[in-house]
Molecule: transfer RNA
Organism: Gracilariopsis chorda
RNA sequence: GCGUCUAUGGUCUAGGGGUAAGAUUCUUGCUUUGGGUGCAAGAGGUCCCGGGUUCGAUCCCCGGUAGACGCC
Repeated sequence: GCGUCUAUGGUCUAGGGGUAAGAUUCUUGCUUUGGGUGCAAGAGGUCCCGGGUUCGAUCCCCGGUAGACGCC
């Protein structure tokens, strides 16, 4: 330099056109003499950035950034 893949709550992952799901974490409550476990409720996301297409984009297209891998 070229090519492929990846980027989503604090962390790990799902979702691939119709206002984002789960686990974990944290907070509160119940349970306990207390803690742990268990249960319930809540908090936590400009879906990497900028454009384009579309009535509508996390999703499709283009460019960029960062990372992983391959080739030279």